[in-house]
RNA sequence: CUACCGAAAGGGCAAAACCAGAGUAAUCUGGUGACGCAAAGCCACGGAUCCCUGAUCAUGGGACCGCCGGGUUGCCGAA
Numbered sequence: 001c002u003a004c005c006g007a008a009a010g011g012g013c014a015a016a017a018c019c020a021g022a023g024u025a026a027u028c029u030g031g032u033g034a035c036g037c038a039a040a041g042c043c044a045c046g047g048a049u050c051c052c053u054g055a056u057c058a059u060g061g062g063a064c065c066g067c068c069g070g071g072u073u074g075c076c077g078a079a
Stems, first nucleotide, its partner, number of pairs: 005077002012037002017032006035066001041072003045069003049063004
């Protein structure tokens, strides 16, 4: 120095729930709030899940990366 790895310190993110708003819905945005997270940063690329249309699970459109993979970027440095 690099990779694996995850002690410490500093900093970061923010589940459920509630309030306000957007959407047919899944869900999203903001506020309050912290269950957790070393990629819980980013990308819907593969699978899963969910919603809508519909001729009803074949097709089309959408949501979700805090479900699992994949891609990409990245803080610190004990064992």
Molecule: c-di-GMP-I riboswitch aptamer
Organism: Geobacteraceae bacterium